[in-house]
RNA sequence: GGGUAGUUAGCUCAGUGGAAGAGCGUUCGCCUCACACGCGAGAGGUCGCAGGUUCAAACCCUGCACUACCCA
Numbered sequence: 001g002g003g004u005a006g007u008u009a010g011c012u013c014a015g016u017g018g019a020a021g022a023g024c025g026u027u028c029g030c031c032u033c034a035c036a037c038g039c040g041a042g043a044g045g046u047c048g049c050a051g052g053u054u055c056a057a058a059c060c061c062u063g064c065a066c067u068a069c070c071c072a
Stems, first nucleotide, its partner, number of pairs: 001071007010024004018055001026042005048064005
């Protein structure tokens, strides 16, 4: 330098046009003498960045950045 895959909550990931979800973690409550387990409720997101297409973009297109791997 070329190619492929990926980037979404603190972590691991889902979501492939109608606008944000799960598990774990975390906070509070219930339970217990207490802790753990269990149950309930909550907080936490410029969906890597910029531009474009569209009535509407996490999702489609382009460029860039970063990560992993392959080729040279």

Transfer RNA from Endomicrobium sp., 72 nucleotides, folded computationally.
The sequence is in RNAcentral, with records from ENA.
Model confidence (mean pLDDT): 84 of 100.
The source organism's lineage runs through Bacteria, Pseudomonadati, Endomicrobiia, Endomicrobiales and Endomicrobium.
Rfam family: tRNA. From the family's description: Transfer RNA (tRNA) molecules are approximately 80 nucleotides in length.